[in-house]
Context: one part of a larger RNA
Molecule: small-subunit ribosomal RNA, 5' domain
Organism: uncultured bacterium
RNA sequence: GGAUGAACGCUGGCGGCGUGCUUAACACAUGCAAGUCGAACGAAACUGUUAAAAGGAAGUCUUCGGAUGGAAUUUUAACAGACUUAUUGGCGGACGGGUGAGUAACGCGUGGAUAACCUGCCUUAUACAGGGGGAUAACGGAAAGAAAUUUCCGCUAAGACCGCAUAAGACCACAGCACCGCAUGGUGCGGGGGUAAAAUAUUAAUAGGUAUAAGAUGGAUCCGCGUCCGAUUAGCUUGUUGGUGAGGUAAAGGCUCACCAAGGCGACGAUCAGUAGCCGGCCUGAGAGGGUGAACGGCCACAUUGGGACUGAGACACGGCCCAAACUCCUACGGGAGGCAGCAGUGGGGAAUAUUGGACAAUGGGGGAAACCCUGAUCCAGCGACUCCGCGUGAGUGAAGAAGUAUUUCGGUAUGUAAAGCUCCAUCAGCAUGGAAGAAAAUGACGGUACCUGACUAAGAAGCCCCGGCUAACUACGUGCCAGCCAGCCGCGGUAAUACGUAGGGGGCAAGCGUUAUCC
Numbered sequence: 001g002g003a004u005g006a007a008c009g010c011u012g013g014c015g016g017c018g019u020g021c022u023u024a025a026c027a028c029a030u031g032c033a034a035g036u037c038g039a040a041c042g043a044a045a046c047u048g049u050u051a052a053a054a055g056g057a058a059g060u061c062u063u064c065g066g067a068u069g070g071a072a073u074u075u076u077a078a079c080a081g082a083c084u085u086a087u088u089g090g091c092g093g094a095c096g097g098g099u100g101a102g103u104a105a106c107g108c109g110u111g112g113a114u115a116a117c118c119u120g121c122c123u124u125a126u127a128c129a130g131g132g133g134g135a136u137a138a139c140g141g142a143a144a145g146a147a148a149u150u151u152c153c154g155c156u157a158a159g160a161c162c163g164c165a166u167a168a169g170a171c172c173a174c175a176g177c178a179c180c181g182c183a184u185g186g187u188g189c190g191g192g193g194g195u196a197a198a199a200u201a202u203u204a205a206u207a208g209g210u211a212u213a214a215g216a217u218g219g220a221u222c223c224g225c226g227u228c229c230g231a232u233u234a235g236c237u238u239g240u241u242g243g244u245g246a247g248g249u250a251a252a253g254g255c256u257c258a259c260c261a262a263g264g265c266g267a268c269g270a271u272c273a274g275u276a277g278c279c280g281g282c283c284u285g286a287g288a289g290g291g292u293g294a295a296c297g298g299c300c301a302c303a304u305u306g307g308g309a310c311u312g313a314g315a316c317a318c319g320g321c322c323c324a325a326a327c328u329c330c331u332a333c334g335g336g337a338g339g340c341a342g343c344a345g346u347g348g349g350g351a352a353u354a355u356u357g358g359a360c361a362a363u364g365g366g367g368g369a370a371a372c373c374c375u376g377a378u379c380c381a382g383c384g385a386c387u388c389c390g391c392g393u394g395a396g397u398g399a400a401g402a403a404g405u406a407u408u409u410c411g412g413u414a415u416g417u418a419a420a421g422c423u424c425c426a427u428c429a430g431c432a433u434g435g436a437a438g439a440a441a442a443u444g445a446c447g448g449u450a451c452c453u454g455a456c457u458a459a460g461a462a463g464c465c466c467c468g469g470c471u472a473a474c475u476a477c478g479u480g481c482c483a484g485c486c487a488g489c490c491g492c493g494g495u496a497a498u499a500c501g502u503a504g505g506g507g508g509c510a511a512g513c514g515u516u517a518u519c520c
Base pairs, nucleotide, nucleotide: 001520002519003518004517006516007515008514009513010512013391014390015389016388018386019384020383021349026347027346028345030344031343032342035091036090037089040088044084046081047080048079049078050077051076052075053074054073059068060067061066098302099301100300107227108226109225110224111223112222113221114220117219118218122215123214124213125212126211127210128209130164132162133161139154140153141152142151143150144149170195171194172193174191176189177188178187179186180185200207201206202205228274230272235265236264237263240262241261242260243259244258245257246256247255277299278298279297280296281292282291283290284289304325305324306323307322308321327338328337329336330335355381357380358379359378363377364375365374366373367372394424395423396422397421404415405414406413407412428460431454432453434451438446463509464508465507466506467505468490469489470488474504475503476502477501478500484492486491
């Protein structure tokens, strides 16, 4: 000199783009953050229509005994409609959002490999979708419990579940041919066997279903190289290293197991200990390098701590399940409930970091045939000079060089064209009219915002640090090695201190200026 997710002191007008718990991966009240589909399915409740049964009002007639009349209403059944709630079922809750604790590792970066792999939704192509069955939730009844919830009996549906049939192609074992290769083998073409499938819905043209092949996308695994520090850590290792066989996996492999061999790693730093998410980037620097990994983007890991699997195309799953532990809460003491490192917000810690805001209008995501619903992703608004950038706080004229203040050799000199005065302009702010783009037909949270125009007044808008040298900028008074809230280094102060304090003046930067911390 440059830089910062900064903080502190003094000060503070406006706007724009950004950015804001670096500390306790500490604990969390409250609300919201993942739902959706009635065009898969049954039911309850609701409304309407029709039918049946019960019911009997007004009215009419009357010989006053009654007759007639059939409304409201109730029940049952069928049909239709719309909506709600939970249930069965489908898809999605593996994305999006957060954090950086762990990890020195194939975690990341980079370049390869898979003759060792998987892939829902999507696209393309081919071939299909025949015919049956038994349940179960919801619901009804009963019971237990404070609750959470649970148990028993009974009824019912489906694109839920389970057999059967069929199999172009697929898979499995067997046998054959051709070509190729990096060993196990790979690719292609035949053969006859065996195995495995499906689902329908409606507003009738749409949406789906099954199998297979290919693509796309996303993932999985392996390898070469690179990736902090300590030798005051020198030896480490027994599934350890390799082989055979088997199991397991989507898949190679000690991944696991049985048997066999005794290997494997290490001064080219193993093991151990410390520290740390990695990168694109960012800061600095002429570069080489050094530092760093906030925001944005890619990858990884984690979701109170530890472990485990289930479901599924995909998880060993932040707002799923089970077990254990710590903590918190409810309890009728028998037993239960919970997980903000999602968005706000609270306590705590700290030098220090924001609103319990608006909207799905846009972009994107999930569901749905669609209408649409959901979306603290996102888009906006609020708060903070936290960073960067832009603008303003006026312009011209004005010498009686006013007053005041400071100083003085008492003549003056400085402040100083500075002010006043006069003449203007109106950026910003304030007031008023109009008023967007962002939206494809409709639909705008932002927002009466941006912006335009008009009127209006110099009014509403300047501070901070420094002035001994380095280093731009000097005098007076006070103090007297005292006081010093002087000090980055050299140093200053013991009676004329340009270095302390105050004042006048000056220098620098400016809505900031200084200080502190950290990096080059």